[in-house]
RNA sequence: GAGGGCUGGAUGGCCGCGGGCGGGCAACCGUUCGAGGAAAGUCCGGACUCCAAAGAAGCCACGGUGCCGGGUAACGCCCGGGCGGAGCGAUCCGACGGAAAGCGCCACAGAAAUGAAACCGCGUCCCGCUUGCGGGGCGCAAGGGUGAAACGGUGGGGUAAGAGCCCACCGCGCGACGGGCAACCGGAGCGGCACGGCAAGCCCCACCGGGAGCAAUGCCGAAUAGGGAUGCCGCGGGGGCGACCCCGGGGUGGGCUUCGCCCCAGGCAUCCGGGUUGGCAGCUCGAGGCGCCCCGGCAACAGGGCGUCCAGAGGAAUGGUCAUCCAGAGGGGGCAACCCCUUGGACAGAAUCCGGCUUACAGGCCCUC
Numbered sequence: 001g002a003g004g005g006c007u008g009g010a011u012g013g014c015c016g017c018g019g020g021c022g023g024g025c026a027a028c029c030g031u032u033c034g035a036g037g038a039a040a041g042u043c044c045g046g047a048c049u050c051c052a053a054a055g056a057a058g059c060c061a062c063g064g065u066g067c068c069g070g071g072u073a074a075c076g077c078c079c080g081g082g083c084g085g086a087g088c089g090a091u092c093c094g095a096c097g098g099a100a101a102g103c104g105c106c107a108c109a110g111a112a113a114u115g116a117a118a119c120c121g122c123g124u125c126c127c128g129c130u131u132g133c134g135g136g137g138c139g140c141a142a143g144g145g146u147g148a149a150a151c152g153g154u155g156g157g158g159u160a161a162g163a164g165c166c167c168a169c170c171g172c173g174c175g176a177c178g179g180g181c182a183a184c185c186g187g188a189g190c191g192g193c194a195c196g197g198c199a200a201g202c203c204c205c206a207c208c209g210g211g212a213g214c215a216a217u218g219c220c221g222a223a224u225a226g227g228g229a230u231g232c233c234g235c236g237g238g239g240g241c242g243a244c245c246c247c248g249g250g251g252u253g254g255g256c257u258u259c260g261c262c263c264c265a266g267g268c269a270u271c272c273g274g275g276u277u278g279g280c281a282g283c284u285c286g287a288g289g290c291g292c293c294c295c296g297g298c299a300a301c302a303g304g305g306c307g308u309c310c311a312g313a314g315g316a317a318u319g320g321u322c323a324u325c326c327a328g329a330g331g332g333g334g335c336a337a338c339c340c341c342u343u344g345g346a347c348a349g350a351a352u353c354c355g356g357c358u359u360a361c362a363g364g365c366c367c368u369c
Base pairs, nucleotide, nucleotide: 001369002368003367004366005365006364007363009325010324011323012322013321014320015319017034018033019032020031021030022029023028036347040358041357043356044355045354046353047352048213049212050211051210055259056258057257058256059255060254062209063208064207065206066205067081068080069079070078071077082096083094084093085092086091097204098203102202103201104198105197106196119144120143121140122139123138124137125136126135127134128133129132152170153169154168155167156166157165171193172191173190174189177186178185179184217281218280219279220278227272228271229270230269231268232267233266236247237246238245239244248264249263250262251261252260288309289308290307291306292305293304294303296301326345328343329342330341331340332339333338
């Protein structure tokens, strides 16, 4: 220098707060438990609940992911590998599918920014004259210049001057074949060289995705209005004496289609039912955390055994104070070991739960390279 892990005050007294359990008619008493590595941001992924019975199929739209393989309940996470880039290196970073499907864009500068182009320049021919300059035609793209980027680079041949025009090497493209599960790697040979960049622009391809969220949701619960169920009368249009048949309308996930499901004037009766407020449940034992051991795997992780731990409140407790000690900092004394005094511990804080990511964090310790 790089990578990773752990910790982030300790003990005791007193006062206080919340949950459980026990006792008590009660007031209250006793006992036990009571924040984090991020409880945070709410950015991803799930569990769970409800949303026409969240039911099925297809298409479209929208959103997301994007090298390959593996892990996982799942992921945009993790592990391993590939490729590209940075570094002397340990190691780190990557918005890492497709630009010979299409469209679009490429600022400034520059002659020209992609069906390329010619400002200076090089060469040649013609004209003019002050004889080494000016003008014009044609050829060219080596050199200069611009730019993030200019239709390969170096050297040689060649030429009027030049140019893959030709040659050698380098680069590039295609690539038989070989290796690898794959990404990809190696590569005989072939090709004078095309195919500029951008998909953090549209787009194309592959895969994934219903919506809302614990203030979800369920139960208990007074009256009125509204609501629901059942029964009877009755009930969109057409046909039929009738049983019934045919046709139609409306509702139903972001949209459409098909299937499925529900409904289609109203009246009467009976029963149920209850917005708000309050109480209970959901609620914390769960894909659980931690420690040790065995075992598979490079690893992430998986399997097994033993032990141990577990806030569950809810307008929301987890606090205060004193003493002693421990890091750390400052000062003084001492040759030194050490002693004395002062100071002193970051970020923050549960609110249904879990897996991640990201962000904040004084100080201390350990491991590997």